[in-house]
RNA sequence: ACGGUUUACAGGGAAGAGAUCCUUACAAGAGGACGCCGAAGGUGCAAAUCUGGAUACAAGGCGAAACCAGACGAAUCUCUCAGGCAAAAGGACCCUGUAACUGCA
Numbered sequence: 001a002c003g004g005u006u007u008a009c010a011g012g013g014a015a016g017a018g019a020u021c022c023u024u025a026c027a028a029g030a031g032g033a034c035g036c037c038g039a040a041g042g043u044g045c046a047a048a049u050c051u052g053g054a055u056a057c058a059a060g061g062c063g064a065a066a067c068c069a070g071a072c073g074a075a076u077c078u079c080u081c082a083g084g085c086a087a088a089a090g091g092a093c094c095c096u097g098u099a100a101c102u103g104c105a
Stems, first nucleotide, its partner, number of pairs: 002103003006100008018034001020033005035085003041081001042079001044077001049071005
């Protein structure tokens, strides 16, 4: 130089769902009621893998499968806790750039 994953920053793009009703005071805020969304964050887990147990005895060693228990275990799946349901803000993720880390020549 070129690239890669991760992290951070900047710019751009970025969905869904009641401008629902009552009180306060139009919206936001607070309280109450009913109805919804999933893409901040968070919860849950499949296979695989690993460990142990039982099978198990006359003794010793090894051990497949199956059984029982546990560990680890992903997501845009799931739950809807949090958050959200006009606009604004936010927003997973994507693109570009920069920096750090790193690979290779």